RNAcentral holds the sequence, with entries from ENA. Predicted 3D model of a 77-nucleotide RNA (transfer RNA) from Candidatus Njordibacter sp. Uisw_039. Rfam family: tRNA. By type it is a transfer RNA. Rfam links the family to the GO term triplet codon-amino acid adaptor activity.

RNA sequence: AGGACUAUAGCUCAGUUGGUUAGAGCGCAUCCUUGACAUGGAUGAGGUCGGCGAUUCGAAUUCGCCUAGUCCUACCA
Numbered sequence: 001a002g003g004a005c006u007a008u009a010g011c012u013c014a015g016u017u018g019g020u021u022a023g024a025g026c027g028c029a030u031c032c033u034u035g036a037c038a039u040g041g042a043u044g045a046g047g048u049c050g051g052c053g054a055u056u057c058g059a060a061u062u063c064g065c066c067u068a069g070u071c072c073u074a075c076c077a
Base pairs, nucleotide, nucleotide: 001073002072003071004070005069006068007067010026011025012024013023019057028044029043030042031041032040050066051065052064053063054062
């Protein structure tokens, strides 16, 4: 330098051909249970879907550019 893949909750990840409310597990908070903890049960908080722009009536999903990470190839030494 060229190419591929990845980026969604604190962590690990889903998200079906663009369609009404963005989800799960773990974790966290409160309550119940206990003498107390753990386990178990109930409820809840937490996301501008990496950034900017474009297409569209409508974008996590499509397109372009950028950023970060992983890998491959080439070049140099």

The prediction has a mean pLDDT of 80.